[in-house]
Overview:
The RNA shown here (SAM riboswitch aptamer (S box leader)) has 97 nucleotides and comes from a soil metagenome. The RNAcentral record of the sequence draws on MGnify.
RNA sequence: CUUAUAAAGAAAGACUGAGGGAAAGGCCCGAAGAAGUCUUAGCAACCUGAGACCAAAUCAAGGUGCUAAAUCCUGCCUCAAAUGAGGUAAAGAUAAG
Numbered sequence: 001c002u003u004a005u006a007a008a009g010a011a012a013g014a015c016u017g018a019g020g021g022a023a024a025g026g027c028c029c030g031a032a033g034a035a036g037u038c039u040u041a042g043c044a045a046c047c048u049g050a051g052a053c054c055a056a057a058u059c060a061a062g063g064u065g066c067u068a069a070a071u072c073c074u075g076c077c078u079c080a081a082a083u084g085a086g087g088u089a090a091a092g093a094u095a096a097g
Stems, first nucleotide, its partner, number of pairs: 001097005011040005019029003024074003041067003046063002048060003071091001075088005
């Protein structure tokens, strides 16, 4: 840089000790323990393996990833109108190339 995906899913322990949720604004989480490191467990199924004439369903879980809140929310457009519904960007994340 290209393509794909995202309202689903899945945490305990040890060490440690004040921050964290990308950024800005908001709104949250946090001494009933944030972030980090380690151990063990789990989720998912992009790549991978099995399956097969090819493909697919399906199965496995080796390489990654992930385990508060929709990618926590946001811009723009349309509809409806306290506010909500739908669509679609930007940016970021992850995977494959």